This is a predicted structure of a 473-nucleotide part of an RNA (small-subunit ribosomal RNA, 5' domain) from an uncultured archaeon. Rfam family: Archaeal small subunit ribosomal RNA. On this family, see Yusupov et al., Science 2001: "Crystal structure of the ribosome at 5.5 A resolution". Rfam links the family to the GO terms structural constituent of ribosome and ribosome.
Context: one part of a larger RNA
């Protein structure tokens, strides 16, 4: 030099842009919103009868997007491979079907318990809800002459006998949307795997016992000690296992001519977590941030009997520190969730408020004359109009803010900081101090003419900015 955080001083504007509680406490949080939509599935109740609210079944969605970076040295990331070990809702595309029947049950109504937070019984009913046959259709055993695909059948495909299991849903404005099996196909995951990618031998004759393997199960969408069981005695290691330390991995950022070196909290891509820990349901899909359940530990209500919570979403507050914005508008755009649609929701997202974050742009005034001392100041007199103040329209969801255009004024609003002994561009001026106070990155000034302290005057450097500190090149 550059780049990254605080910071002193000091300050007119615009534009952009992946900047702003990542570093320290993955601390703790009042309060408001952050995920609902579907009457073209269905049953009530209220109604101003308009066909509009509510409640409740049922359907999709709530497993997305948002946030962090605590654990993690790991198949977690990154690339390349493999599944002859796998699943996949909505969506595309074939083909095939939608059949007979039944039991509930919620809101309502009735009646009870509780402070509350909820929650018991009774009676009614509806459905694309639940169940039952039935047929397709799965599967799994035995025998089959046999065909396909490939690198290799353990796959797929036919064919027969038995066993088990065992589909469907309507609604309609008559267009249509749907339901249900079966194949293929996109998407979207799961699983092994070569190779890459920190520090540490003051961590070594060492780790290890579900460890190494076999032969049988269990269990899963599916491999497999994952998990059981009997056996057997093995695996791993100086090309660093074990352990300890430290860390989310990458794209990519800083720097450098480069090779390196460092750095990876933000915008993308993958992982992990939702006070700390288990463990489940439900579902194509979770072991689930805004589901349930137990156990810790905090903090609230209680009528003491129970109950409720969980910002590492968005905004906001404590705390913690050198260290970080509003309890803001809107669904207008862009997505993404319902829904045929029309729309509805959406702190994602767009937008404004705030910040000397950074990077770009303009600006702070120009001409003449006069006076001091040529320049610069000073002064007097014209000019111009970046800003500024005002008024119209455009843009906007609505503004701002911008852009156009006009009006207007006595340059009327706008310059600092830091330095001046070398190194390093600028005082051998004046005054105060007197090895004191003090400066100093480094060499050094300072003990009576200090060019080096402290003011003054004057220079020098860069400027809306210029010094400290403290990291990395």
């Nucleotide at each position: 030099g550059g780049u990254u955080a605080c910071u002193g001083c000091u300050a007119u504007c615009g534009a952009g842009a992946u900047u702003c509680g990542a570093c320290u406490a993955a601390g703790c949080c009042a309060u408001g919103c952050g995920a609902g939509u579907c009457g073209a599935a269905u049953g009530u109740u209220c109604u101003u009868c308009g066909u509009g609210a509510a409640c409740a079944u049922g359907g999709c969605g709530g497993a997305c997007u948002g946030c962090u970076c605590a654990g993690u040295a790991a198949c977690a990331c990154g690339u390349g491979g493999a599944c002859a070990a796998c699943c996949u809702a909505c969506c595309c595309u074939u083909g095939g079907g939608u059949c007979u029947g039944g039991c509930a049950u919620a809101a309502u109504c009735c009646u009870g318990g509780g402070a509350a937070a909820c929650u018991g019984g009774g009676u009614a009913u509806a459905a694309u809800u639940c169940c039952a046959g039935a047929u397709a259709g799965g599967u799994c055993a035995c025998a089959g002459a046999u065909g396909c695909u490939g690198g290799a059948a353990u796959g797929c495909a036919c064919u027969g006998u038995g066993g088990c299991c065992g589909a469907a849903a309507g609604c309609u404005c008559c267009g249509g949307c749907g339901c249900c099996c079966a194949a293929g196909g996109a998407u979207g995951g799961g699983u092994c795997u070569g190779c890459g990618g920190c520090c540490u031998a003051u961590c070594a004759g060492g780790g290890u016992u579900g460890u190494a393997g076999u032969g049988g199960g269990u269990g899963u969408a599916a491999c497999g000690g994952a998990c059981c069981u009997a056996c057997u005695a093995g695996c791993c290691u100086a090309c660093g296992a074990c352990g300890g330390g430290u860390a989310c991995g990458g794209g990519u950022c800083g720097u450098g001519a480069g090779a390196g070196c460092a750095a990876g909290a933000g915008c993308c891509c993958g992982g992990a977590g939702a006070u700390g820990g288990a463990u489940u349901c439900u579902g194509a899909g979770a072991c689930a941030c805004g589901a349930a359940u137990c156990c810790a530990g905090g903090c609230c209500c209680u009528a003491c009997g129970g109950g409720g919570u969980g910002c590492a979403g968005c905004a906001g507050g404590c705390g913690c520190g050198a260290a970080a914005a509003c309890u803001u508008u809107a669904c207008a755009a862009u997505g993404c969730g319902g829904g045929a649609a029309a729309c509805c929701g959406u702190g994602a997202u767009a937008a404004g408020g705030g910040a000397a974050u950074c990077u770009c742009g303009a600006g702070u005034g120009c001409c003449a004359g006069c006076a001091u001392a040529u320049a610069a100041u000073g002064u007097u007199g014209g000019c111009u109009g970046u800003c500024c103040a005002g008024a119209u329209g455009c843009c906007u969801a609505a503004a701002a803010a911008g852009c156009a255009u006009c009006u207007g004024u006595u340059a009327g609003c706008a310059a600092g900081g830091g330095c001046c002994g070398g190194g390093c561009a600028a005082g051998a001026c004046c005054g105060g101090u007197g090895c004191c106070a003090g400066c100093c990155g480094c060499c050094g000034c300072g003990g009576u003419a200090a060019c080096a302290c402290c003011g003054g005057c004057g220079g020098c450097c860069c400027g809306a900015g210029u010094g400290g500190u403290a990291a990395c090149c």